Molecule: transfer RNA
Organism: Alphaproteobacteria bacterium
């Protein structure tokens, strides 16, 4: 160089166009003499620019970063 794939919460995984879902870690609180465990609870995310649509995690182009193959 050329071609394919993937980025979602601190982490690890779902949503096949209709306003994100859990587990897990973190915060408050109950239980506990503590402190684990257990139960409630709150926060937290679509890699970036665009475009299509009435609406895009999702469909298209480009750009980053990473895998992989070809040469």
């Nucleotide at each position: 160089g050329c071609g394919a794939g993937u980025a979602u919460a601190g982490u690890u995984u779902a949503a096949u166009g209709g306003u994100a879902a859990a587990a897990u870690a973190u915060u408050a609180g109950c239980c506990u003499u503590c402190c684990a465990c257990g139960c409630u609870u709150a926060a937290g995310a679509u890699a970036c620019g665009g475009g299509u649509u009435c609406g895009a995690u999702u469909c298209c182009c480009g750009u980053u970063a990473c895998u992989c193959g070809c040469u």